[in-house]
Molecule: c-di-AMP riboswitch aptamer (ydaO/yuaA leader)
Organism: soil metagenome
RNA sequence: UGCCUAAUCCCCGCGUGACGCGGGGAACGGGGGACCCAAGUUGUUGGGGCUAAUCCACGUUCGGUGGAGGCGCAGGCUCCUUUAGCGCCAGCCCGUCAGCUAACCCCGUAGGCCGACGAAGGAGA
Numbered sequence: 001u002g003c004c005u006a007a008u009c010c011c012c013g014c015g016u017g018a019c020g021c022g023g024g025g026a027a028c029g030g031g032g033g034a035c036c037c038a039a040g041u042u043g044u045u046g047g048g049g050c051u052a053a054u055c056c057a058c059g060u061u062c063g064g065u066g067g068a069g070g071c072g073c074a075g076g077c078u079c080c081u082u083u084a085g086c087g088c089c090a091g092c093c094c095g096u097c098a099g100c101u102a103a104c105c106c107c108g109u110a111g112g113c114c115g116a117c118g119a120a121g122g123a124g125a
Stems, first nucleotide, its partner, number of pairs: 002113003008026008027109006037099001046097001047094004054068005069089005077124007
């Protein structure tokens, strides 16, 4: 100066050397939850949620390989499509329970990162 992500902005109060704590609002994001519709469901093979982070095959098997699919990246004002290159496909949670779902109810606003890395077309400002 920027990037991933919902994870940002504003107001009030208290305390402080710095800064921190509490409350509220907006915005963004997630879950629960009728009729109707859908489905019959569960069973030690439990089931479900957040997320791009899934599925399949093989294997010398607990190391891996490949395919399909999904996600991210700098012409540096933004967005869309195609393509090239480089990466990712972790993790966590609920607790036997949840399809969709208006009203309504509840929750989150953490954390992580640093290279010189393209091309074409379109729209807007």